[in-house]
RNA sequence: CGGGGUGACAAGGCGAUCGCCGGCGCUAACAGCGCGGGAGGAAAGUCCGAACUCCAUAGGGCAGGAUGCCGGGUAACUCCCGGUGGGGGUAACCUCAAGGAAAGCGCAACAGAAAGCAAACCGCCUUCAGAAAUGAGGGUAAGGGUGAAACGGUGAGGUAAGAGCUCACCGGUUCUCGUGGCAACACGGGAAGCCAGGCAAGCCCCAUCCGGAGCAAGACCUAAUAGGGAAGCGAUUGAGGACUGCCCGUCCGAAGCUUCCGGGUUGGUCGCUCGAGGUGGCGAGAGAUCGUCACCCUAGAUGAAUGAUCGCCGCCCAGAUCACUGGGAACAGAAUUCGGCUUAUCGCUCACCCCGGACC
Numbered sequence: 001c002g003g004g005g006u007g008a009c010a011a012g013g014c015g016a017u018c019g020c021c022g023g024c025g026c027u028a029a030c031a032g033c034g035c036g037g038g039a040g041g042a043a044a045g046u047c048c049g050a051a052c053u054c055c056a057u058a059g060g061g062c063a064g065g066a067u068g069c070c071g072g073g074u075a076a077c078u079c080c081c082g083g084u085g086g087g088g089g090u091a092a093c094c095u096c097a098a099g100g101a102a103a104g105c106g107c108a109a110c111a112g113a114a115a116g117c118a119a120a121c122c123g124c125c126u127u128c129a130g131a132a133a134u135g136a137g138g139g140u141a142a143g144g145g146u147g148a149a150a151c152g153g154u155g156a157g158g159u160a161a162g163a164g165c166u167c168a169c170c171g172g173u174u175c176u177c178g179u180g181g182c183a184a185c186a187c188g189g190g191a192a193g194c195c196a197g198g199c200a201a202g203c204c205c206c207a208u209c210c211g212g213a214g215c216a217a218g219a220c221c222u223a224a225u226a227g228g229g230a231a232g233c234g235a236u237u238g239a240g241g242a243c244u245g246c247c248c249g250u251c252c253g254a255a256g257c258u259u260c261c262g263g264g265u266u267g268g269u270c271g272c273u274c275g276a277g278g279u280g281g282c283g284a285g286a287g288a289u290c291g292u293c294a295c296c297c298u299a300g301a302u303g304a305a306u307g308a309u310c311g312c313c314g315c316c317c318a319g320a321u322c323a324c325u326g327g328g329a330a331c332a333g334a335a336u337u338c339g340g341c342u343u344a345u346c347g348c349u350c351a352c353c354c355c356g357g358a359c360c
Base pairs, nucleotide, nucleotide: 001356002355003354004353005352006351007350008349012313013312014311015310016309017308018307020038021037023035024034025033026032040331044342045341047340048339049338050337051336052214053213054212055211059248060247061246062245064210065209066208067207068206069083070082071081072080073079084098085096086095087094088093099205100204104203105202106199107198121144122143123140124139125138126137127136128135129134152170153169154168155167156166157165171195172194173192174191175190176189177188178187179186180185218270219269220268221267228261229260230259231258232257233256240252241251242250243249277296278295279294280293281292282291283290284289315328316327317326318325319324
């Protein structure tokens, strides 16, 4: 100097005038005045987890669903941190749906003889027939071919020819022992010729966990109408209802319950913002995070407020020595709240790390 990796920040600010919404105070008052406040890092997606509300006083089994290496964090999680192992990359680093394929079933194009216990196209050996070419039978998987992959590799012995058939070394698998580690696991020793491709984000097996519905939850007030009509069941010998689906079981339960037709209201108040809250300092920890001290209150709309104009300053780009001139600013709008994940995105800066080049 160039290229790359990781993390943090950022998303304009101040003032004036007018306008909108809400809070507090003055005020008899809804009028008026004053003082503060008013859309994000993702508010998006609705993917996961909760708080909260109701079912509900609350169980068991089956079905169903989710997760899947080890340790830690958290209110909890399928999230985060660290580690182990696999994959990618020269590396920094990134990423993983990361238990089981000798329990069973299933799937895999083309080529090839054959792609899960198989298989013989060429070839090698051997027997019979034949003058020969060749034909028929038996054995073989070492050599060649096809393919991404052909049922361990190299060498020697052995064999009719061959083959872990036998042996030596290596590799894999299983069992066992030692060292290190909380552990996943790593390293090393020994034994056994045991030699057993892929996919489980196919069914399945194993382990662990899981009630449901959701602020349009739910609670209350006012007013109005037709406290209407029909059918069925039933009154403690329990109709009906609740418990995600089914079963068991438990509970509630009566002149009541279920179904159908029809009518009225479709308005208002609460829930609704003080929180697993924010900012800063110190301490513990490798880190996620935790503890403690101090300070702060930062939207609550409801057919849906958070806006418009002007001026100054700031950031970026181009021209220019400065001054100055011109241009640019994305993705995108709260609706119960919070912790994550995923997706979209203009522009600048800082810090650390890796690779390459040049110079000293």
Molecule: Bacterial RNase P class A
Organism: uncultured Desulfomonile sp.